RNA sequence: GAGGGUAUAGCUCAGCGGUAGAGUGCAUGCCUAGCAUGCAUAAGGUCCUGGGUUUAAUCCCCAGUACCUCCG
Numbered sequence: 001g002a003g004g005g006u007a008u009a010g011c012u013c014a015g016c017g018g019u020a021g022a023g024u025g026c027a028u029g030c031c032u033a034g035c036a037u038g039c040a041u042a043a044g045g046u047c048c049u050g051g052g053u054u055u056a057a058u059c060c061c062c063a064g065u066a067c068c069u070c071c072g
Stems, first nucleotide, its partner, number of pairs: 001071001003069005010024004018055001027041004048064005
């Protein structure tokens, strides 16, 4: 320098254009003599950034940024 991929909750990841989810963790409550386990509830999101298309974009298109991979 050229190609490909990834970017979504604290972490690991889903989400085929129509209100953004799971597991885990954190918090609260129940349970216990107490702890752990277990059960229930709640909180937590500028969907990497900026544009474009569309009635409507996490999703499609373009550019950029960071990281991974491969070629040279």

The RNA shown here (transfer RNA) has 72 nucleotides and comes from Vicugna pacos. Rfam family: tRNA. Rfam describes the family as follows. Transfer RNA (tRNA) molecules are approximately 80 nucleotides in length. NCBI's taxonomy places the organism under Eukaryota, Craniata, Boreoeutheria, Tylopoda, Vicugna. The RNAcentral record of the sequence draws on Rfam.